[in-house]
RNA sequence: GCCCCGUUAGUUCAACUGGAUAGAGCGCUAGUCUUCGGAACUAGAAAUACGAGUUCGAAUCUUGUACGGGGCA
Numbered sequence: 001g002c003c004c005c006g007u008u009a010g011u012u013c014a015a016c017u018g019g020a021u022a023g024a025g026c027g028c029u030a031g032u033c034u035u036c037g038g039a040a041c042u043a044g045a046a047a048u049a050c051g052a053g054u055u056c057g058a059a060u061c062u063u064g065u066a067c068g069g070g071g072c073a
Base pairs, nucleotide, nucleotide: 001072002071003070004069005068006067007066010026011025012024013023019056028044029043030042031041032040049065050064051063052062053061
């Protein structure tokens, strides 16, 4: 230098061939319970790496950039 793969919540993973409000475990916050804590139960907050494009509609398709992994020279 060229090619391939990946990037979704604090973290680990889903999301079907582009279609309704992007879900779950752990964690976090609040409440109930408890003498207190933990556990348990209930509720809640929280994410599509960034920009542009295609489309009625994009986490998903195209393209550029950044970061990570692999391969070739």
Molecule: transfer RNA
Organism: Candidatus Avelusimicrobium cornigerorum